Background:
This is a predicted structure of an 82-nucleotide RNA (ZMP/ZTP riboswitch aptamer (pfl RNA motif)) from Phenylobacterium montanum. The coordinates come from a structure-prediction model, not an experiment, and the mean pLDDT is 76. It matches the Rfam family "ZMP/ZTP riboswitch aptamer (pfl RNA motif)". Its family is annotated with one-carbon metabolic process and regulation of purine nucleotide biosynthetic process in the Gene Ontology. A reference for the family is Jones and Ferre-D'Amare (2015), "Recognition of the bacterial alarmone ZMP through long-distance association of two RNA subdomains", Nat Struct Mol Biol.

[in-house]
RNA sequence: CAUUCCUUGCGUGACUGGCGAUGAAGGUGGGCGACCACCGGGGAGCGCGGGGACAUAUCCGCCGCUCGCCUGGGCAAUGUCC
Numbered sequence: 001c002a003u004u005c006c007u008u009g010c011g012u013g014a015c016u017g018g019c020g021a022u023g024a025a026g027g028u029g030g031g032c033g034a035c036c037a038c039c040g041g042g043g044a045g046c047g048c049g050g051g052g053a054c055a056u057a058u059c060c061g062c063c064g065c066u067c068g069c070c071u072g073g074g075c076a077a078u079g080u081c082c
Stems, first nucleotide, its partner, number of pairs: 004053009015042002017070005026039005061075003
C1' cells in the first nucleotide's frame, strides 16, 4: 500500500405469499391452492466514491411480518465447470 472490517453518500436492487388469531396490524381486482397485476409500506445485496480501524477485530450468516402454523424464494460464503 492492498485485501478485509466499520461507517457514510449516490446509483441499482432480487424478494415482498397462504391460513388463523387480535379492537387494529396491508388494500383492490383476478385466479385457484400458498400465485398474478396495480397501489402502499419494507428491503438484504451489488457497483462507484468519501472517512476510519489493524486485532482484545472478523467469521460461526443476512432479507418481507403484531403473533402462531405453513409455503416458496433471493443474497452472501464454499466447491466445480464454461